RNAcentral holds the sequence, with entries from ENA. Predicted 3D model of a 72-nucleotide RNA (transfer RNA) from a Chitinophagales bacterium.
[in-house]
RNA sequence: AUCCUCUUCGUCUAAAGGUUAGGACGCUUCCCUUUCACGGAAGAAAUAUGAGUUCGAUUCUCAUAGAGGAUA
Numbered sequence: 001a002u003c004c005u006c007u008u009c010g011u012c013u014a015a016a017g018g019u020u021a022g023g024a025c026g027c028u029u030c031c032c033u034u035u036c037a038c039g040g041a042a043g044a045a046a047u048a049u050g051a052g053u054u055c056g057a058u059u060c061u062c063a064u065a066g067a068g069g070a071u072a
Stems, first nucleotide, its partner, number of pairs: 001071007010025004018055001027043005048064005
């Protein structure tokens, strides 16, 4: 330099154009317990950025950024 793949709550991971963006662990609050732990209930928390297509985009297209890989 060219090409390929990936980027979603703090972490891991679903959502194959119409989802209230779901789940697990973690975190917070409450219950339980003499207290802690365990257990139970509730809650907060995410689509890398910018454009485009579409009635509608996490999903499709392009660019940029970052990570990984292949070739040279």
Background: Its mean pLDDT, the model's own confidence on a scale to 100, is 81.